[in-house]
Molecule: FMN riboswitch aptamer (RFN element)
Organism: soil metagenome
Order: sequence, then C1' cells, then structure tokens
RNA sequence: GUUUCCGGGGCGGGGUGAGAUCCCCCACCGGCGGUGACAGUCCGCGACCCCUCACGAGCCACGUGAGGGUUGACCCGGUGAGAUCCCGGGACCGACCGUGAAAGUCGGGAUGGGAGGAGAC
Repeated sequence: GUUUCCGGGGCGGGGUGAGAUCCCCCACCGGCGGUGACAGUCCGCGACCCCUCACGAGCCACGUGAGGGUUGACCCGGUGAGAUCCCGGGACCGACCGUGAAAGUCGGGAUGGGAGGAGAC
C1' cells in the first nucleotide's frame, strides 16, 4: 500500500393514571485509542446535529467526498514509587426524530456510519 472480517450495553419490581418500559420510588447499562496502574466522569477520538467547499446534472433538495464547528458527567478516604484508572464510601452524566404521557434503557434513521481492532497478501 491492497484486501477481508470484526466493531454498543441497559426497564426487572412497585406507585399514580383512562393511558406511562416516557412521570415518581427502587433497579439496570457504560463504544474506541491513550495514561507512571485496570477509567462512562482525566487527555483525545467516534456516533448525533450544524456549516462550508468540491463532484454528480444549472437552482433547490438529495447523495458522495473533503474540511470546519458543536459535543455530558467526580469528589472524599485508603494502598502505593506512581492511581480523578485499583479498594472503600458517597455522587454525577447520557444526541436526534417519534409516542395515548415528559425516554441513557421502547420504536426509528440504522441490514447505515464509525473511532478503532484482528487477519491475509
């Protein structure tokens, strides 16, 4: 360099109600690379959303590609040479569209995209 494959988890119980896996109480979940040491909360990346440019077919729209923007949340104690990563305790966070009623957990875009990982040549 070419190519193949892989590449996201979670509503169980109770309450209210005409109706809720959407509200309330309890519960449950945690992508990828990095790091003095194992990370949802550190550093960075991806997903969603927005913008610009190029190309497709002149405009809009749409699609593809490139670039840019936006992008949540942690403290205390302990151990240690070293930990916002381990242990103990207590917290916190979670795109868009939809819905009989407000969604991290349901349905949808998505049999998509993808950080990246593994293999073959």